């Protein structure tokens, strides 16, 4: 230089093209405790980006990005 794969919440990980994108750990604030730590409730927080396809896109296409391999 070519090709294949990945890209979701502060980590890790779901989600046949179809109801407000879900859990788990972590925050935050409350109960509880003499106090912490457990527990137990509640809150907030995400699809790399632009574009096309379709009634409907996290998904399916192109094209940029960012990172992983393999090749010479």
């Nucleotide at each position: 230089g070519u090709c294949u794969c990945u890209g979701u919440a502060a980590c890790u990980c779901a989600a046949u093209g179809g109801a407000u994108a879900g859990a788990g750990u972590a925050a935050u604030a409350g109960a509880u405790u003499u106090c912490u730590a457990a527990u137990c409730u509640a809150u907030a927080a995400a699809u790399a980006a632009g574009g096309g396809u379709u009634c409907g896109a996290u998904u399916c296409c192109c094209u940029u990005c960012a990172g992983a391999g393999a090749u010479a």